[in-house]
Context: one part of a larger RNA
RNA sequence: CGUUGGAGCUUGAGAGUAAAGGCCUUUUAGUACGAGAGGAACGAAGGCCUGGGACCUCUGGUUUACCAGUUGUUUAUCAGCACAGCUGGGCAGCUACGUCCUAGACGAUAAGACCUGAAAGCAUCUAAGGUCGAAGCGUCUCUCAAGACUAGGCUCCAAAUCCCGCCCAUAGUAGAUGGGUUAUAUAGGACAGCAGUGUAAGCUCCAAGAGGAAACUCGAGGAGUUCAGCUGGCUGUUACUAAAGGGAUAAUCUUG
Numbered sequence: 001c002g003u004u005g006g007a008g009c010u011u012g013a014g015a016g017u018a019a020a021g022g023c024c025u026u027u028u029a030g031u032a033c034g035a036g037a038g039g040a041a042c043g044a045a046g047g048c049c050u051g052g053g054a055c056c057u058c059u060g061g062u063u064u065a066c067c068a069g070u071u072g073u074u075u076a077u078c079a080g081c082a083c084a085g086c087u088g089g090g091c092a093g094c095u096a097c098g099u100c101c102u103a104g105a106c107g108a109u110a111a112g113a114c115c116u117g118a119a120a121g122c123a124u125c126u127a128a129g130g131u132c133g134a135a136g137c138g139u140c141u142c143u144c145a146a147g148a149c150u151a152g153g154c155u156c157c158a159a160a161u162c163c164c165g166c167c168c169a170u171a172g173u174a175g176a177u178g179g180g181u182u183a184u185a186u187a188g189g190a191c192a193g194c195a196g197u198g199u200a201a202g203c204u205c206c207a208a209g210a211g212g213a214a215a216c217u218c219g220a221g222g223a224g225u226u227c228a229g230c231u232g233g234c235u236g237u238u239a240c241u242a243a244a245g246g247g248a249u250a251a252u253c254u255u256g
Base pairs, nucleotide, nucleotide: 001147005157006156007155008154009153010152014144015143016142020050021049022048023047024046025045026044027043033038051102052101053100054099055098059096060095061094062093066089067088068087069086070085071082072081073080091233104140105139106138107137112132113131114130115129161248162247163246164245165181166180167179168178169177186242187241188240189238190237191236192235193234194232195231196230197229202225203224204223205222206221209218210217211216
């Protein structure tokens, strides 16, 4: 741009596809078969491997959000730097080493097996006709799909709808996608919960001892206050803060 108003939901012509492949055990069965020796199968049940898909409850990994310990940087606190300084943990997220799923049916056939059956009074699976038959082919199943120009269908709208701006994230900072915009929980904050770390600082008490004539002062560390303190990409609640703005549009219908 077309499809000839806008929005939402769809049908599926057509296109793609490998989503499956294999093994073992039990049973069938010491059966069929076979003189015996030996010794199946159809079907059913269970497990495993490889591949494919999805997910994060569990387990493991990571976790430069976070918490704690600790060394150096002249002292104390805080901060910075030293590979994230190093060490021990670690939610969400992402992930595999973790968890779950991973079927057959139908149709037309190949080689092949047959039926009926003439040419050729017989015979013959073939010439006419008909029935079967594969991990292969097609369909169902999965993905895209009306630019399928045969451009489809259904529903809604007469103020619905859309765009810019603004607040944002499951998306990502060029587009695009999705949500919110006060008639509001969209983001931030606050509060509560849950979770991580592991008991903060300050104060009080104790403390080997050191100093001092004495009074007393200092003192690594320990205990209490304290399941504390700090923190959270999580959950919930709460308008405290920021979104309160601007614009576009008609085949048809109505009015003038």
RNAcentral holds the full RNA, with entries from ENA. The part of an RNA shown here (large-subunit ribosomal RNA, domain VI) has 256 nucleotides and comes from a Candidatus Anstonellales archaeon. It matches the Rfam family "Archaeal large subunit ribosomal RNA". A reference for the family is Yusupov et al. (2001), "Crystal structure of the ribosome at 5.5 A resolution", Science. Its family is annotated with structural constituent of ribosome and ribosome in the Gene Ontology. Taxonomically the source falls in Candidatus Anstonellales (Archaea, Nanobdellati, Microcaldota, Candidatus Micrarchaeia). The coordinates come from a structure-prediction model, not an experiment, and the mean pLDDT is 80.